[in-house]
Context: one part of a larger RNA
């Protein structure tokens, strides 16, 4: 000198864009953050209207096949948070997988047949303070089960062709065995047809799993470490190779090219600095990893050993009728605590993206916005021109004057921004629906796809922006002035009070302390402290 997720002191006009618990991975009140659905059965209430009425009410219709609940499908493994652990089961980079998986999506081929038995909801009981548990009866499905059919699937056996990287791989083929499915909605001339599904096979895309080379902090005042340890055989297990696991056999394996042990730490793209080499760092944004009160475990599933799922144990908090139960903000806000220190219990799904759905749509603290903070960067303003009796005041003074100083007053202008009034956006393209046209499936009705036209949708926000109005009107501080280092005098103090980054200054003429005048620098900031280069 530069930089900062900064803090502190003094000061503070506006706007744009960013950023904002670095400390206790400390504990959390409250609200919200993951739902959705032409699969299924069952199905309210408030209220309104009508009729009857003993004026209490009853019945019916609408509300409405709506709400809420239940079975089922898909999603909940994404998105969001944090960096505790981890020095390598991580990351970065380059490869391998002849050792593997991949829901939804795309393409292509084939299929979607016949049956069955339950169960939740519901009703009636029982237990319990509650959480909830339990018995009987009833019912449906795209839930569950059985059968049929079936190959280019899978498995066994056989020969063939091609290829390769040891094991082997690919293709076609013969034979045997085995494995599947689900319907719903629209239209209908009731025959069907269309859309969305369902099953199977092959391929793609996407996402992953596993393996390998190299690189990846400090300490030798850490020198030896290791029995599933190293390898083999057999078996198990996995989507998959493998001591991954088990039995048996052998005695290996690693290590001064630093094993082992200990400490510290998420890694990277990047960021800061530097001419570079390098050094430091890993906030925001992006990729990967790990974690979800602490420890352990599996279930479901294409995918988890699962932040807002389950089970067990532990600590803590809460409820309890003392028998037993409930909970997990390192999601968004917010609270307490810690701390030098870090924001609103805000608005909206309008946009982008995600989940479900045929769609309308619903959900979305992702996201988009607004609020707070000079925390940072950038831009703008606090007026411009003229104006000398060089006014007054202040300060200094050799008392002549010098300086403050064109500074002010005064004159003439301008009106950014702030204020006020009026107009007023871009971000929105659609989807849906309606009409028309083309094309496609279909005997037709009708449906799908594409195009055109119309209709509709904005949290921000009456914001940005534009125009008018008034008036210099509402807007400057901070640090420094001995040298380094730009900028000097007076008074006070008297080795005191104090200053100080280094040298140093102060003991009676202090340009170094304090105050004043003047000056220098930067400027809505200026200094100080901390850290890095």
């Nucleotide at each position: 000198g530069g930089a900062c997720g900064a803090a502190c002191g003094c000061u503070g006009g506006c706007g744009g864009c960013g950023u904002g618990c670095u400390u206790u991975a400390c504990a959390c009140a409250u609200g919200c953050a993951a739902g959705u659905c032409a699969a299924g059965g069952a199905g309210a209430a408030a209220g309104u209207u009508a009729u009857c009425u003993u004026c209490g009410g009853a019945u019916a219709a609408c509300g409405a096949g709506u709400a809420a609940a239940c079975u089922g499908g898909c999603g909940c493994a994404c998105g969001g948070g944090u960096g505790a652990g981890u020095a390598a089961u991580g990351u970065g980079u380059a490869a391998g997988u002849a050792a593997c998986c991949u829901a939804c999506c795309u393409u292509u081929g084939g299929g979607u047949u016949u049956g069955g038995g339950a169960u939740a909801a519901u009703u009636c009981g029982g237990g319990g303070a509650a959480a909830c548990c339990u018995g009987a009866a009833c019912u449906a499905a795209u839930a569950c089960c059985a059968a049929a059919u079936a190959a280019u699937g899978c498995a066994g056996c056989g020969g063939g062709a091609c290829c390769g990287c040891a094991u082997g791989g690919u293709c076609a083929u013969g034979u045997u065995g085995u494995u599947a499915a689900a319907g719903u909605u629209g239209c209908u001339u009731c025959g069907g047809u269309a859309a969305c599904g369902c099953c199977u096979a092959a391929a793609g895309a996407u996402g992953g799993g596993c393996u390998u080379g190299c690189a990846u902090c400090c300490a030798a005042u850490u020198a030896g470490c290791u029995a599933g340890u190293u390898g083999g055989u057999a078996g198990g297990g996995u989507a998959a190779a493998g001591g991954c696991c088990u039995a048996c056999c052998a005695a290996g394996g690693c290590g001064a090219c630093g094993a082992u042990u200990g400490g510290u730490a998420g890694c990277u793209g990047g960021u800061c600095u530097g001419a570079g080499a390098g050094g430091a760092u890993g906030a925001u944004c992006a990729g990967c990893c790990a974690c979800a009160c602490u420890g352990g475990a599996a279930c479901u599933g294409a995918g988890a050993c699962a932040c807002g799922g389950u089970c067990c144990a532990g600590a803590c908090u809460c409820c309890u009728a003392c028998g037993g139960g409930a909970g997990g903000c390192a999601g968004c806000a917010g609270u307490g605590a810690g701390g030098a220190a870090u924001a609103u219990u805000g608005g909206g799904c309008a946009a982008u993206g995600g989940g479900c759905g045929a769609a309308a749509g619903c959900c979305u603290g992702a996201c988009c916005c607004a609020g707070c903070a000079a925390c940072g960067c950038c831009g703008c303003g606090u007026g411009g021109a003229g104006g000398a009796u060089g006014a007054a005041u202040g300060u200094c003074g050799u008392a002549a004057g010098a300086u403050u100083g064109u500074a002010a007053a005064c004159u003439c202008c301008u009106u950014u921004u702030a204020g006020u009034a009026g107009g007023g956006a871009c971000g929105a393209a659609a989807a849906c629906c309606u009409g028309c046209a083309u094309u496609u499936c279909g005997c037709a009705a009708g449906g799908g796809a594409u195009g055109c036209a119309g209709c509709u949708u904005g949290a921000c926000g009456g914001u940005a922006c534009c125009u008018g109005c008034a008036g210099a009107a509402a807007a400057a501080g901070c640090u420094c002035c001995g040298g380094c280092u730009a900028a000097c005098u007076a008074c006070g103090u008297g080795c005191c009070a104090g200053c100080a980054g280094c040298c140093g200054c102060g003991g009676u003429a202090a340009u170094a302390c304090g105050u004043a005048g003047g000056g220098a620098g930067c400027a809505a900031g200026c200094g100080u402290u901390g850290u890095c280069c």
About this RNA:
The part of an RNA shown here (small-subunit ribosomal RNA, 5' domain) has 533 nucleotides and comes from a Melioribacteraceae bacterium. It was read from a public genome assembly. Its mean pLDDT, the model's own confidence on a scale to 100, is 85. Its Rfam family is "Bacterial small subunit ribosomal RNA". Gene Ontology terms of the family: ribosome and structural constituent of ribosome.